[in-house]
RNA sequence: GCGGGAAUAGCUCAGUCGGUAGAGCGGUAGCUUCCCAAGCUACAGGUCGCGGGUUCGAGGCCCGUUUCCCGCU
Repeated sequence: GCGGGAAUAGCUCAGUCGGUAGAGCGGUAGCUUCCCAAGCUACAGGUCGCGGGUUCGAGGCCCGUUUCCCGCU
């Protein structure tokens, strides 16, 4: 230098053919218990790496770019 993959909640990751952004763990509050742990319920938490484009509508499509991983040279 060329090609491919990954980037989404604090962490690990889903997200189907473009149509309301989710789960588990963690956090907070409540219930339960003499207390703790465990269990149960509810809630909070997101510029979907970044910048543009297409579209009525983009996490998903197109272009550029950043970081990391793999392969080729």
Predicted 3D model of a 73-nucleotide RNA (transfer RNA) from a Bacteroidales bacterium.
The source organism's lineage runs through Bacteria, Pseudomonadati, Bacteroidota, Bacteroidia and Bacteroidales.
Its mean pLDDT, the model's own confidence on a scale to 100, is 82.
Its Rfam family is "tRNA". Rfam classes the family as a transfer RNA. A reference for the family is Hou (1993), "The tertiary structure of tRNA and the development of the genetic code", Trends Biochem Sci.